[in-house]
RNA sequence: GAUGAACGCUGGCGGCGUGCUUAACACAUGCAAGUCGAACGGACAUAAUUAGUUUACUAGUUAUGUUAGUGGCGAAAGGGUGAGUAACGCGUGGGCAACCUACCUCUUACAGGGGAAUAACAACGUGAAAACGUUGCUAAUACCGCAUAACAAUUAUUUAAGACAUCUUAGAUAAUACAAAAGAGCAAUCUGGUAAGAGAUGGGCCCGCGUCCGAUUAGUUAGUUGGUGAGGUAACGGCUCACCAAGACCGCGAUCGGUAGCCGGACUGAGAGGUUGAACGGCCACAUUGGGACUGAGACACGGCCCAGACUCCUACGGGAGGCAGCAGUGGGGAAUAUUGCACAAUGGACGAAAGUCUGAUGCAGCAACGCCGCGUGAAGGAAGAAGGUCUUCGGAUUGUAAACUUCUUUGAUCAGGGAAGAAAAAUGACAGUACCUGAAGAACAAGCCACGGCUAACUACGUGCCAGCAGCCGCGGUAAUACGUAGGUGGCGAGCGUUAUCCGGAAUUACUGGGUGUAAAGGGCGCGUAGGCGGGAUUGCAAGUCAGAUGUGAAAUACCAAAGCUUAACUUUGGUACUGCAUAUGAAACUGCAAUUCUUGAGUGUCGGAGAGGAAAGCGGAAUUCCCUGUGUAGCGGUGAAAUGCGUAGAUAUAGGGAGGAACACCGGUGGCGAAGGCGGCUUUCUGGACGAUAACUGACGCUGAGGCGCGAAAGCGUGGGUAGCAAACAGGAUUAGAUACCCUGGUAGUCCACGCUGUAAACGAUGGAUACUAGGUGUAGGAGGUAUCGACCCCUUCUGUGCCGGAGUAAACACAAUAAGUAUCCCACCUGGGGAGUACGGUCGCAAGGCUGAAACUCAAAGGAAUUGACGGGGGCCCGCACAAGCAGUGGAGUAUGUGGUUUAAUUCGAAGCAACGCGAAGAACCUUACCAGGACUUGACAUCCCCUGCAUAGCAUAGAGAUAUGUGAAGUCUCUUCGGAGACAGGGAGACAGGUGGUGCAUGGUUGUCGUCAGCUCGUGUCGUGAGAUGUUGGGUUAAGUCCCGCAACGAGCGCAACCCCUAUUGUUGGUUGCCAUCAUUAAGUUGGGCACUCCAGCGAGACUGCCGGUGACAAAUCGGAGGAAGGUGGGGACGACGUCAAAUCAUCAUGCCCCUUAUGUUCUGGGCUACACACGUACUACAAUGGCUGUUACAAAGGGCAGCAAGAGUGCAAACUUAAGCGAAUCUCAAAAAACAGUCUCAGUUCGGAUUGUGGGCUGCAACUCGCCCACAUGAAGUCGGAAUUGCUAGUAAUGGCAGGUCAGCAUACUGCCGUGAAUACGUUCCCGGGCCUUGUACACACCGCCCGUCACACCAUGAGAGUCUGUAACACCCGAAGUCAGUAGUUUAACCUUUAACUAGGAGAGCGCUGCCGAAGGUGGGACAGAUAAUUGGGGUG
Repeated sequence: GAUGAACGCUGGCGGCGUGCUUAACACAUGCAAGUCGAACGGACAUAAUUAGUUUACUAGUUAUGUUAGUGGCGAAAGGGUGAGUAACGCGUGGGCAACCUACCUCUUACAGGGGAAUAACAACGUGAAAACGUUGCUAAUACCGCAUAACAAUUAUUUAAGACAUCUUAGAUAAUACAAAAGAGCAAUCUGGUAAGAGAUGGGCCCGCGUCCGAUUAGUUAGUUGGUGAGGUAACGGCUCACCAAGACCGCGAUCGGUAGCCGGACUGAGAGGUUGAACGGCCACAUUGGGACUGAGACACGGCCCAGACUCCUACGGGAGGCAGCAGUGGGGAAUAUUGCACAAUGGACGAAAGUCUGAUGCAGCAACGCCGCGUGAAGGAAGAAGGUCUUCGGAUUGUAAACUUCUUUGAUCAGGGAAGAAAAAUGACAGUACCUGAAGAACAAGCCACGGCUAACUACGUGCCAGCAGCCGCGGUAAUACGUAGGUGGCGAGCGUUAUCCGGAAUUACUGGGUGUAAAGGGCGCGUAGGCGGGAUUGCAAGUCAGAUGUGAAAUACCAAAGCUUAACUUUGGUACUGCAUAUGAAACUGCAAUUCUUGAGUGUCGGAGAGGAAAGCGGAAUUCCCUGUGUAGCGGUGAAAUGCGUAGAUAUAGGGAGGAACACCGGUGGCGAAGGCGGCUUUCUGGACGAUAACUGACGCUGAGGCGCGAAAGCGUGGGUAGCAAACAGGAUUAGAUACCCUGGUAGUCCACGCUGUAAACGAUGGAUACUAGGUGUAGGAGGUAUCGACCCCUUCUGUGCCGGAGUAAACACAAUAAGUAUCCCACCUGGGGAGUACGGUCGCAAGGCUGAAACUCAAAGGAAUUGACGGGGGCCCGCACAAGCAGUGGAGUAUGUGGUUUAAUUCGAAGCAACGCGAAGAACCUUACCAGGACUUGACAUCCCCUGCAUAGCAUAGAGAUAUGUGAAGUCUCUUCGGAGACAGGGAGACAGGUGGUGCAUGGUUGUCGUCAGCUCGUGUCGUGAGAUGUUGGGUUAAGUCCCGCAACGAGCGCAACCCCUAUUGUUGGUUGCCAUCAUUAAGUUGGGCACUCCAGCGAGACUGCCGGUGACAAAUCGGAGGAAGGUGGGGACGACGUCAAAUCAUCAUGCCCCUUAUGUUCUGGGCUACACACGUACUACAAUGGCUGUUACAAAGGGCAGCAAGAGUGCAAACUUAAGCGAAUCUCAAAAAACAGUCUCAGUUCGGAUUGUGGGCUGCAACUCGCCCACAUGAAGUCGGAAUUGCUAGUAAUGGCAGGUCAGCAUACUGCCGUGAAUACGUUCCCGGGCCUUGUACACACCGCCCGUCACACCAUGAGAGUCUGUAACACCCGAAGUCAGUAGUUUAACCUUUAACUAGGAGAGCGCUGCCGAAGGUGGGACAGAUAAUUGGGGUG
C1' cells in the first nucleotide's frame, strides 16, 4: 500500500459498487420452461341460428373463446457451483487434403398417387396410492410403401490439372439406392414441406510452445509401442478386435505422492519479479454418490429416463415418491456474509403468422459504514484573556477566541407545494409521488477513535511499587514511572478510528536485472573420465540463433492519454494508445551455430640431456634396546619434586666376550627434493610412473571443465594367517590428592610389523576447486640451458621450471593477499542462505561390525558469529620500584590486666563503623547530666522559633505533699527601654490556630566532609596526521631519573591537571634588637641577687649559603651517573603541610544541611531510677612482666616542649603516705606545675626469688548533690598466672628501631588510650629467584558487573514438542479372484407380430422385417484376500528444549 474481510469503541446524509472465502452439509414452502387451435380429432363455454309444435329440454350449423390429448419447436440456452482435474484442461499460435452444424441468409429443383394404425374417447378390470391392463372407435404437418429425380451419395473404369505421404479438384461412362405436408386467406398471396449447393453461426478432433511442489518417489509400461486387416465413429486414431513384431517413456525428471479449476486480469513493486484468480468477461468440469444409454441438429442431459448405493418422505407393508452447487428462505457449521420483496415498463431469450403467453435471466426496491467517492455537524466578530478544570517556583501558566455575547447563513434532516427523463409511430413505468425544483421555520437534530520512551507527530500531575499491568522491536514497572491506570493537555485521522489475519514492498535477506564461499554459513580428501557446458588463427557457403521493416493475430472489459455525461467525485460513455507475445513471408550475414577447405601459436608425439626420500619387489648392512650363555665383581640397582611398587646375596646394577631376534634407519638434513592427494628418508639390484630443460622433425584444435561413474585415500578399527625387540590403549600395583577410575612411577595385553581382504573417515588445512591470459619491483633457494671473459674453475649477466620471504598498484569488514593473488577478466564444477534442535530422527543405500553417505521437522532463542579497538585479567613474557622479600633489630600469637568488637544474656544492655581501608574506631575521657536505650510518673501550640488576641507582671526565697518532674500555699525587694504620652518594644502568664518538634526511615534520592588505591606517576586536551570506524599518534622507542625527571630520536607540534619548586620546622652563619633572656671582662651576692654590659648563649626579624657550580672517569660531543675537592650541609640535606583524572552505589541522614516518606495527647517534651560497665566464650589493640644489660636502697648531673585565674601554686606546718591547713608569687622568656628518667655507688646471686605484681581484705584521702550498681589515689596485709611463648604474623634502613622519662588536650573527678617533647642510641641490606602491592611495554582472551569474571556436564523437580514401541483403530489408491444391476453390441426362431412382397376360392399360408424372451462379451456397486501408503492412538522408553 492492498482486502469478498472479522472483532472492539463510535455512528448524520447521499451516490456507485459489493455481500457463505467455512459443510460440493441436509433441506420445509413458493416460484425459476414453456408455447403453438394458422398441424390434428375431440370435449366444454358463450352468442346467433335451424330442427324436434312451444317455456323447458335435446340434436345440428355458424362465430368467438378455453383446452386434456396427438403433433411441431423449445427444453443441450439462460442461471448456479469449483468437488474433481497437473490434463491438449487452460493460454497462445497453427492444422483438418480426417469432420458435423436445427433455427437464419442466398441459389437451384420438386411436392404425383396411395395405405395401415394409434392416443384422446367409451366399456370392463387391477391397485391404498403412484399408475396400469384388455377390448372397441377416430384424425393429422404422426407413421409406411410406390412413382418421379439431378449438378448430390456409393462402387467400377477413365481424362486433365494440382499437391502435402495417405491424396485433392474438374470432367466422362456404367451400375445401385434414396424425397416431400400441409395450413391460413374470397383471392392475390403468405407461412410451412422435400432434395441439393453455398454462406453465416456454433461445435468436434490433432499439433508446436507455456503451465505448482517433492528424488527421503528412479525406474515405468502389456492394448503397453508399432505394423497388417477388420469393426466402429460426424470424423482421424489401439477408439475396439484378430494376427505379427518388441517395442514405447525416463536424470532436458518418466512413474508415484501432495496441492490446485485455467485465463483476461487484481494487489504490490522503479523495474525485473512476487502473491492472487471474489465481483465482470472467456474456456473447462460438475449437478445427492457411482454406472448407463435413449431421444435429438446438438446431451450421455441441474428442474429427462434406467440401474446400483447412502439418506429423507408416504404406505393398506404388497409397493411407491424425492434430489435448491436456480431465486428467496430454513437448520447446521462458522470470526463471518442479506428479502420466503416488486415488475416483465426497459434489455435479452423460448414459442407463435400475429395478438400474445412464459422468463427469480434481467430491471428495480429492501438489509449491512463491507468498500470507494461526495457533503454536513455552522460562519464572521468577540479579552473582563470570565467561571470551571489542570499544573505551579504560588508570581502565574494553560485549556483559549475556545465559551458566553453580537451579527449572519440554511447543505443535509423536518414540513408544505410542484414534479420528470428513462418510451426509436401510438399504447404500455416495477422503480416512484423517486430524482429534481420552489417555499417555510430554526444554530436549530448530527463526533468520535487511536496515540503521546525511541523508531514516530504529540508531556505533565496523581495513584501503583518487579504488584497490578504494558509490549510491533528495543524494552518499561523493585517509592520521585513523559512506557502501567486515571485526569488535564497535546498530536494524528475523521463517520470513522484502532486491532487481528493475509499478500507484496522495504529485503541486494535466493541476488536474471542483483549476492557470496582464507578467518563471518559455504571448495568436494585427491585424481581419471562419461553425458553436458564452454572453446585458437584464416577463407567460402547455409541461415537455426541474431537483427530489420512488413502482414495476421494478441476478444470485450481492465490499464494509460484526451474528451464527454450525471451540480462535483466515485461511476459511466466515446476516441486513441498499449497489450513488451505468437505465427507467416521477405531481406542482412558482423557475431554464435552448422558444412567444407586450410594454418600452427593451444594440445600431443619424436630426438638429446640431467635431477629427485615418486611407486613395487628382492637382497644386504652397521649402531642401539631387550633376552640368553660365560667370565670379572659385590650390595645395592632403579625411579622421582620427594618416594614407593619393582629387580637383586638363588649374585642384580656395572663391566668384558659370545649368541638370538624383531623393529627403526643417527650424522648428511636444509621454510631442500619428489608425488594428484594421502604421503615418501640406511645401502644395492630389477621393474615402473611423472615432471623439467634444449631442439623444432611430426600430427593439426586432437583442448578446458566435469553431474552421475570408476579408482586412490593418514591414523585408529575389523577378518584370516604369521610375527612380536622396543613402545604401549585396556588392566594391575605404587605414589599424589579431600577424592584421583588422571597427570608421575613400576609392570603389562590388544595394537604397532608382514601377507591377503575390509573400512573410507581426519584441523584429509594454504581452513584458499580446476584451467587460460594479463598486471611494478627486490631478495634467497633447488634443477636445467645460454652468454661474457683466455681453455677451465669461481664470479657476473640473461632465460625456463619449482619453492620461500619482503613489497607497490589493486582488492578486502578488517586481519591481510599481492605474478604460487584473496588483483583484472573468461569458462566449467562443488557448496552457502540466522543460532540451537542436528549432522540428530525416520526412510533408503554401503559395511562382518564399528559405523559411513544421503539428510529433515516439531519446538525454542533474539541473537549466534567474524575482524579489529580500549580496558581488565593470566599459576604469559620483558623492564622497573616499594621494609615487598632477603639481611638484621624489637615484637605480636602463650600469661595477667586494661580497652574495643563479636556472640550470648537482658526490661534495656541506644546507634553507627565490617578484609586491607571496622575492632584504645565516632568517644579530646557513660556515677547524675551526657543519653539517643529500658521501666514507671507527667505535659499536649508544647522544652525551642515566627505570627495574632487578652492580661501586666515575671521572678528569687520559704513551707507542705511527692522519687522527682510538679502541685498547693505564702511571698520580701522591685517595676525594663523608647515615646509625638496615644502607644510601641522587651519579658512573663493565659487563649485559638497556622505550626513547632523527631539522634524516626532512606548515605542505593543528595550537598558537604572523610577514608582508600597513593605522594603511586600518572590523567588529559587543542590543532595536525593515520584509520570506513571504535580509536591511534602525541604519552611509544634508545638512555636516564625519586618522578610523563631530563636528553636524543620520531607525524607530530604545543598545552593543562599532577611531579618538582615556591610555604613551615630543623641543620651553618652574618646583621639588627637586648627584657622577663645571657655573664667574658669590672664591682657585688647565699644565689646573674644587684650595678654594669649585650661580646657569648638564647630569643625573633631580615639576609647569606647548595647550584651537579668546580675537577676527573663513564656516556652518544646529550641528559645523566660514578668518584673527588671545598664546605656546617652534596646531589629532592632531614622532616612537615600539600593528594591529578578517577575507583570502591566505600563511610557518614547520629556533627551539620537537605528531597521524599513516616509520627503528631506521640516515634515530640519532661522527671526519677536503671542500662550503655552484664559474661560460658572468640578475636583485635595495648600495658606490665617473666628478671642480673636486672630488682631494691642511697647519692648526684644534664632536657625539650607545654599548661596555668571557677587556674598553677612556691614556702612553712601536720600525716608513713594519698593529702590537708595556711599562704607569697604569677594572666607568666619574670611566678608555678617541675621531681626529669637515665647516670653513679652499695646490696641481692639464678630461686617462682628481695623477679612479677594480679586478686582479695582492712583502714584512709580526694572530687562531686551523690562514688551501691560504677571513679581515682594512699598505707598495711595478701602474693595468682608467668621461667621468653605452636602454627602463623607485625613494625622498622639513622638520630631510625629499641629504650627512658616529660608535657598537653578532654576533664568536677577518672588515661595502660591519644597528641606532642627531649634523653640514651644500635644492627643489617649479598641481592631481586621467590611472596605481596604498584608502574611501563608486549602477548593471549569466549572477560566488560571486567577472574570474587565467564562457563561445561550429570543428578533432582515442573512443563512442552518429538523419535522408538507389543500393538490397536481409521482412511487412500491400486492389484488378484468371486458375484454381476441397468444398458449398448452380438447371437438365437422359444414366443408374438398392422402396413411391404409372394401366395390362396378364402384378411389363408409363407417371406422380409420388428418386439418379447433366452444366451454371450463388457460392465457400476458389493464381497474375499495379501501387500503398499498416510493418519490417529498406546503401557513403557530415548534423547531434545525451557524454567
The prediction has a mean pLDDT of 83.
This is a predicted structure of a 1443-nucleotide RNA (small-subunit ribosomal RNA) from an uncultured Eubacteriales bacterium.
Rfam family: Bacterial small subunit ribosomal RNA.